Order: sequence, then C1' cells, then structure tokens
RNA sequence: CGGGCUGUAGCGCAGCGGUAGCGCGCUUCGUUCGGGACGAAGAGGCCGCGGGUUCGAUCCCCGCCAGCCCGA
Repeated sequence: CGGGCUGUAGCGCAGCGGUAGCGCGCUUCGUUCGGGACGAAGAGGCCGCGGGUUCGAUCCCCGCCAGCCCGA
C1' cells in the first nucleotide's frame, strides 16, 4: 500500500428495508434460618462515526475510524 471479515445492552451473540431481541450478568420481590438454586417482575442499547438512496435504513451505496486475517 492492496484485499477480505467484523463493529448492535456490562459481556457473548441474533436480527439483514418498516423505529431491535436471546443467553449470561444487574435490580426488586417470592421461596430459605441464611446463601445458592428456582420462580415472578423490571432497568439497561436508537445499532463505530459522517454523508447518500428511500415514504421509511441496524439492514442498501460512498467515505472515514478501530480490531482481526491474507497478500505485497
């Protein structure tokens, strides 16, 4: 320098045009002598950043940034 992949909740991941979900974790309650386990309820992200297309973008297009891999 070129190419590919990834970037979504604290962590790991799904979603791939109609304003986002799962598991673990966290909070509260129940149960217990207490804890764990179990059960119930709840909080937490507008999707790496900036533009474009569209009635509408996490999703499509362009640029940039970061990480990983390959090549030179």
Predicted 3D model of a 72-nucleotide RNA (transfer RNA) from a Candidatus Uhrbacteria bacterium.
Its Rfam family is "tRNA". About the family: Transfer RNA (tRNA) molecules are approximately 80 nucleotides in length. It is annotated as a transfer RNA.
Lineage of the source: Bacteria > Bacteria candidate phyla > Candidatus Uhriibacteriota.
The coordinates come from a structure-prediction model, not an experiment, and the mean pLDDT is 82.